[in-house]
RNA sequence: GGAGUCGGCCAGGCAGUCGCGUCAUCUUCGGAUGCCGAGGAAAGUCCGGGCUCCACAGGGUACGGUGCCAGGUAACGCCUGGGCGGCGCGAGCCGACGGAAAGUGCAACAGAGAGCAGACCGCCGAACGGCGCCGAAAGGCGUGCGUGGUAAGGGUGAAACGGUGCGGUAAGAGCGCACCGCGAGUCCGGCAACGGACCGGCACGGCAAACCCCACCGGGAGCAAGACCAAAUAGGGAGGCGAUGCCGCGACCCGCGGUGCCUCCGGGUAGGUUGCUUGAGCGCAGGCGGUGACGCCUCGCCGAGAGGAAUGACUGUCCACGACAGAACCCGGCUUACCGGCCGGCUCCGCCA
Numbered sequence: 001g002g003a004g005u006c007g008g009c010c011a012g013g014c015a016g017u018c019g020c021g022u023c024a025u026c027u028u029c030g031g032a033u034g035c036c037g038a039g040g041a042a043a044g045u046c047c048g049g050g051c052u053c054c055a056c057a058g059g060g061u062a063c064g065g066u067g068c069c070a071g072g073u074a075a076c077g078c079c080u081g082g083g084c085g086g087c088g089c090g091a092g093c094c095g096a097c098g099g100a101a102a103g104u105g106c107a108a109c110a111g112a113g114a115g116c117a118g119a120c121c122g123c124c125g126a127a128c129g130g131c132g133c134c135g136a137a138a139g140g141c142g143u144g145c146g147u148g149g150u151a152a153g154g155g156u157g158a159a160a161c162g163g164u165g166c167g168g169u170a171a172g173a174g175c176g177c178a179c180c181g182c183g184a185g186u187c188c189g190g191c192a193a194c195g196g197a198c199c200g201g202c203a204c205g206g207c208a209a210a211c212c213c214c215a216c217c218g219g220g221a222g223c224a225a226g227a228c229c230a231a232a233u234a235g236g237g238a239g240g241c242g243a244u245g246c247c248g249c250g251a252c253c254c255g256c257g258g259u260g261c262c263u264c265c266g267g268g269u270a271g272g273u274u275g276c277u278u279g280a281g282c283g284c285a286g287g288c289g290g291u292g293a294c295g296c297c298u299c300g301c302c303g304a305g306a307g308g309a310a311u312g313a314c315u316g317u318c319c320a321c322g323a324c325a326g327a328a329c330c331c332g333g334c335u336u337a338c339c340g341g342c343c344g345g346c347u348c349c350g351c352c353a
Stems, first nucleotide, its partner, number of pairs: 001349010012318007020037002023034004039324001043335002046333005051222004063218005068082005083097001084095004098213002103211002105207002120154002122150003127147003130143005162180006181202001182200002185198005226274004236265006245259005281301003285298005319322001
């Protein structure tokens, strides 16, 4: 100097004028003054919690979710560290990554054979038989014809019952050996996932994003939750006026129900208040513990709280010419969108000394 990788941060600046909203103070009730006034994602609403109401003895079943191990956290499907596998020269990145030896099941087409399988093209001539030749005989040689042996090689397939090599053999074969793989074995290291060494000649293929098994977690609804105050109208309850009244149950008696006015009570609607922003808060602050996520202590700070919903416009100026986008109960994550720029750690390559 170039290429790359990981982490953190900023999100046009400054000045002026006008405007909008909450709050505080003042007010002649018109307003004035002052403070503050969107985000890193306020987004998607995908996870996890707080808070609220309803339900709920405990346990189990069903259903759903999560799924290597250990830790962090209020909790998580998040984060950190580690293991294993894959990619990269490397820094580093990616991972539905529990169990196939509990059981059930699945594998189209092709192919001889698809699960304790199989011989199509092949290879062999050891064994038995046939045929031919040689031999006096025993037998030998040849042939690959029948019974056979074999699974090297070819071929099919996503996958063919360990792989490669050497030995071995009639040809072959874990039949023997070396390395790799594999293992419900032993020992060692590690909290663990797992790793290493030795041992075992190979049996036990794949799929759980098929059912299933195992472990852990999960009650439902959401601030339009919920709480408080509370008209008008209608309806409910109690008492009184009020009495043998009137109306209905076909008529009468009994009985039952209904019917006017006043007072009181309670529920509830409109409306209003609250929940509401000081909190699992924030800080290039200091100290301590931890590899780290993070935790503890001290100090400092207050950074929207509206409610049909404010956060805007214009002018000047500077530059690198400004992206994605707007709170609606709150918080922790993840994911997605995004003009540009800054800082730091690390890696690889080239050059100079």
Molecule: Bacterial RNase P class A
Organism: Lysobacter sp. TY2-98